[in-house]
RNA sequence: GCGGAUGUGGUGCAGUGGCAGCACGCCUGCUUCCCAAGCAGGAAACCGCGGGUUCGAACCCCGUCAUCCGCU
Numbered sequence: 001g002c003g004g005a006u007g008u009g010g011u012g013c014a015g016u017g018g019c020a021g022c023a024c025g026c027c028u029g030c031u032u033c034c035c036a037a038g039c040a041g042g043a044a045a046c047c048g049c050g051g052g053u054u055c056g057a058a059c060c061c062c063g064u065c066a067u068c069c070g071c072u
Stems, first nucleotide, its partner, number of pairs: 001071007010024004018055001026042005048064005
């Protein structure tokens, strides 16, 4: 230098054009003598970044950044 993969709450992952979800974790309450477990509720990601297409984009297109793999 070229090609490919990945990037989404604190963590690990889903979501392949129509209100961004799950698990664990965190907070509050219930339960308990206390803890754990269980139950109920809650906060937290405008989807790596910037543009474009579209009535509408996490999703399609272009550029770019980071990490990983391969080629030269």
About this RNA: This is a predicted structure of a 72-nucleotide RNA (transfer RNA) from Bifidobacterium longum subsp. longum. The RNAcentral record of the sequence draws on ENA. Rfam family: tRNA. The family's RNA type in Rfam is transfer RNA.